[in-house]
RNA sequence: AGUGAGUCGGGCGAUCGCUUCCCUAAAGGAAGAGGAAAGUCCGGGCUCCACAGGGCAGGGUGGCCGUUAACGGCGGCGCGGAGCGAUCCGCGGAAAGUGGCACAGAAAACAAACCGCCUUCGGGCAAGGGUGAAAUGGUGGAGUAAGAGCCCACCGGCGCGCGAGUGAUCGCGCGCGCAUGCUAAACCCCACCCGGUGCAAGACCAAAUAGGAGGGUGAGUGGCCCGCUCUUAUCCCUCGGGUAUGGUCGCUGGAGCCGAUGCGCAAGUAUCGGCCUAGAGGAAUGAUCGCCGCCCGCAAGGGCACAGAACCCGGCUUACAGACUCACU
Numbered sequence: 001a002g003u004g005a006g007u008c009g010g011g012c013g014a015u016c017g018c019u020u021c022c023c024u025a026a027a028g029g030a031a032g033a034g035g036a037a038a039g040u041c042c043g044g045g046c047u048c049c050a051c052a053g054g055g056c057a058g059g060g061u062g063g064c065c066g067u068u069a070a071c072g073g074c075g076g077c078g079c080g081g082a083g084c085g086a087u088c089c090g091c092g093g094a095a096a097g098u099g100g101c102a103c104a105g106a107a108a109a110c111a112a113a114c115c116g117c118c119u120u121c122g123g124g125c126a127a128g129g130g131u132g133a134a135a136u137g138g139u140g141g142a143g144u145a146a147g148a149g150c151c152c153a154c155c156g157g158c159g160c161g162c163g164a165g166u167g168a169u170c171g172c173g174c175g176c177g178c179a180u181g182c183u184a185a186a187c188c189c190c191a192c193c194c195g196g197u198g199c200a201a202g203a204c205c206a207a208a209u210a211g212g213a214g215g216g217u218g219a220g221u222g223g224c225c226c227g228c229u230c231u232u233a234u235c236c237c238u239c240g241g242g243u244a245u246g247g248u249c250g251c252u253g254g255a256g257c258c259g260a261u262g263c264g265c266a267a268g269u270a271u272c273g274g275c276c277u278a279g280a281g282g283a284a285u286g287a288u289c290g291c292c293g294c295c296c297g298c299a300a301g302g303g304c305a306c307a308g309a310a311c312c313c314g315g316c317u318u319a320c321a322g323a324c325u326c327a328c329u
Stems, first nucleotide, its partner, number of pairs: 001329008010292007018032005034306001038317002041315005046198001048196002053226004058194005063077005078091005092189002097187002099183003114129002116125003137155005156178001157176008202249004212239005218230003256275008293304004
């Protein structure tokens, strides 16, 4: 000068409040936002409906192998590209079909010819120039009127075989002058995956569902069909009438956190030990003061990044003043 990981996110004390818990009650005591609680972009748990089945439609993922409850996450590896390097970025198929390719440029793909080269003036060429993100393999030679895989060597490409590897892929050999521009976050093709609903899910208690009138084979059921379940009513719809617009659970102890050891390159996983860390619900987590730290300011004084739980976890992405640690180039 860089590259990659990670940690913290003002500290201590006092007073007054707020939510939950302990306590018969009072007094008293204990706990009380985050690394992203955020965006709601993925994945799962849980809930009800067949623990969800068949098909269509639709959606998603995309090198390979692992990891996991699962994933679009993560780890290792492979190939290509950028960089002196640490390291970073990308990833099915364009040789099944359809479509698109602005501007510039002669031409953006069944070819074509602006400048140019050659010419026997009929024409021949695609080397050189120029345009572009991309121009019909590259470099050199031979050849020619000038040229061209027309021919040759090497490189590249394609096909086949053998070997290594779980695999992506790699190595070696042989053959073919070479056919196939780019675009799939265009349609599409291939492989794999996906049922819907979201805690206002859903369950229970209390009250009410009285007594009527009319109609119905339908209701659960989801984008559709099949299938499945319930039911011929105590069910459903309409009219009219009545009760309540309450309480409890779900709710936080969990794929949990920390440490050690074993296995594994790692992501992880197994065993053992220790710990308990908000559960509100119109929604608490606040305010004031003192000392200290940092920032702004001459000073008085002011400020403390981004931001705030709402069923719970695993990720991703985005925001973040400042301080610090480790490894590597």

A computed fold for a 329-nucleotide RNA from a soil metagenome, annotated as Bacterial RNase P class A.
Rfam family: Bacterial RNase P class A. Rfam classes the family as a ribozyme. About the family: Ribonuclease P (RNase P) is a ubiquitous endoribonuclease, found in archaea, bacteria and eukarya as well as chloroplasts and mitochondria.
Its mean pLDDT, the model's own confidence on a scale to 100, is 76.
RNAcentral holds the sequence, with entries from MGnify.